[in-house]
Context: one part of a larger RNA
């Protein structure tokens, strides 16, 4: 435990994760520029050299140094990506015995849902349009008696 019924939302309270965030804190870091070690390749007037030519002057050859590409940490910016943290904002879930109403459920007392526009504390109202998953009548089909 069957209308002394079911039952919506708005506000009030706790409580749980979640979303948006003005910002702010770190972490990575494409990209760009600075800078540029060691080397390895080039080029190299001048300087220097014991081996090999060469009586010797010298010549072959090579060093060191210099320049140049390329280059490693390092150094500025810093798209973008992570992550922390964040005033305030949202809606969302639960919580016997709150507040306001009463929209839905019977023809629920203005039938209901339903796109779509406006308006309303809140459920929700009205307007065009559409459904029937509406009662009533009427007709037609077809089942039962």
């Nucleotide at each position: 435990c069957a209308c002394c019924g079911c039952c919506c939302g708005u506000c009030a309270a706790a409580c749980c994760a979640c979303c948006c965030g003005a910002g702010u804190u770190g972490a990575g870091g494409a990209u760009a520029c600075c800078a540029g070690a060691a080397g390895u390749c080039a080029u190299u007037g001048g300087u220097c050299c014991a081996a090999c030519c060469g009586c010797a002057a010298g010549g072959a050859g090579g060093a060191a140094g210099a320049u140049g590409c390329c280059g490693a940490a390092g150094g500025u910016a810093g798209a973008c990506u992570c992550a922390g943290u964040g005033a305030g904002g949202g809606g969302g879930g639960u919580u016997a015995a709150g507040u306001c109403g009463u929209a839905a459920c019977a023809a629920g007392g203005u039938a209901g849902c339903u796109g779509u526009a406006c308006c309303g504390g809140a459920a929700g109202g009205u307007g065009c349009g559409g459904c029937u998953g509406g009662a009533u009548c009427a007709c037609c089909u077809c089942c039962u008696u």
Annotation:
Predicted 3D model of a 145-nucleotide part of an RNA (small-subunit ribosomal RNA, 3' minor domain) from Thermotogales bacterium V2YE51.